[in-house]
Record summary
Large-subunit ribosomal RNA, domain IV from a Bacillota bacterium, 341 nucleotides, folded computationally. The organism belongs to Bacillota, within Bacteria. It was read from a public genome assembly.
Context: one part of a larger RNA
RNA sequence: CCCUCGUUAAGGAACUCGGCAAAAUGACUCCGUAACUUCGGGAGAAGGAGUGCCCCCUGGGGUGAAAGCUUCGGGGGGUCGCAGUGAAGAGGCGGUAGCGACUGUUUACUAAAAACACAGGUCUCUGCUAAGACGACUAAGUCGACGUAUAGAGACUGACGCGUGCUCGGUGCCGGAAGGUUAAAGGGAAGGGUUAUCCUUCGGGAGAAGCUCAGAACUGAAGCCCCGGUAAACGGCGGCCCUAACUAUGAGGGUCCUAAGGUAGCGAAGUUCCUUGUCGGGUAAGUUCCGACCCGCACGAAUCGCGUAACGACUUCCGCGCUGUCUCAACGAGGGACUCG
Numbered sequence: 001c002c003c004u005c006g007u008u009a010a011g012g013a014a015c016u017c018g019g020c021a022a023a024a025u026g027a028c029u030c031c032g033u034a035a036c037u038u039c040g041g042g043a044g045a046a047g048g049a050g051u052g053c054c055c056c057c058u059g060g061g062g063u064g065a066a067a068g069c070u071u072c073g074g075g076g077g078g079u080c081g082c083a084g085u086g087a088a089g090a091g092g093c094g095g096u097a098g099c100g101a102c103u104g105u106u107u108a109c110u111a112a113a114a115a116c117a118c119a120g121g122u123c124u125c126u127g128c129u130a131a132g133a134c135g136a137c138u139a140a141g142u143c144g145a146c147g148u149a150u151a152g153a154g155a156c157u158g159a160c161g162c163g164u165g166c167u168c169g170g171u172g173c174c175g176g177a178a179g180g181u182u183a184a185a186g187g188g189a190a191g192g193g194u195u196a197u198c199c200u201u202c203g204g205g206a207g208a209a210g211c212u213c214a215g216a217a218c219u220g221a222a223g224c225c226c227c228g229g230u231a232a233a234c235g236g237c238g239g240c241c242c243u244a245a246c247u248a249u250g251a252g253g254g255u256c257c258u259a260a261g262g263u264a265g266c267g268a269a270g271u272u273c274c275u276u277g278u279c280g281g282g283u284a285a286g287u288u289c290c291g292a293c294c295c296g297c298a299c300g301a302a303u304c305g306c307g308u309a310a311c312g313a314c315u316u317c318c319g320c321g322c323u324g325u326c327u328c329a330a331c332g333a334g335g336g337a338c339u340c341g
Stems, first nucleotide, its partner, number of pairs: 001336008010327002014325001019322001027051005036041001038159001052079012080084001092320004097315002099312002104116002120157007132143003160307004165237003170234002172230005179225003185219002191213004197206003238256005265299001266296001277293005
């Protein structure tokens, strides 16, 4: 010096990212217990008191025929120590806000969470050889299910309470089938090659049938175009200018654009750049925290909005208790390191 322990004057979080670690609390009986609340809870809230041993009196239970043994109490008195759940084991508590309702689940070996799941909500698909899956890509067979739309599957949301606005122009999905476009296929017009034959200026030319090459019009489905619907489908939810008899502000007006221009609620937020915004609270002093304001760089309604009792090894801030975390270090114990063998 290191590790693991023990104790410590005065102070008591001044330590630190942060009370991390340690200390403290701790059992049982009795008293007592707030806001809030979904009336269950919150609650072991908080906060107090008692506890050994001896003697006396006394109530009840079990068992037994009884004596008795045993057990749960009540009252009074005494006694010892610093200390009586005498050792060990055995909640620290309160307030505030955020997130997630909750119990659960998870990165086996750096993340346990506000992530996942969850009851509950909504939408969509599926009429049974169901939809959807498994199974050499088109088998048998199987699951779904020995179920049948109050069922099964897929998706989103995520208890509960109050709510969930506007937009169907784009994309998707659903419906429509008149018109446009459109494949294979059908169809076969016009044309080409060959030549029996014919013509010929003997160079060549014309050319039926057959065979053959190529092939227009026309017919031709879904799809797409098109016409509608649909947002708890993917998504989206404006700009500029002017205006009230101080100023400021702008109920109001004008104009441009849009499919429609953000409703309720919330808001410097786990979202706010400017920003340590401004005001209030808490502190002697507060970039954090809480309450407000609203100029929302860039909240916003099931990629849900706002609340919410209970719950949380979650996160934020504050307080009480307590302490070697610290001021600031000291001593002690055991084990290492070190020296010698």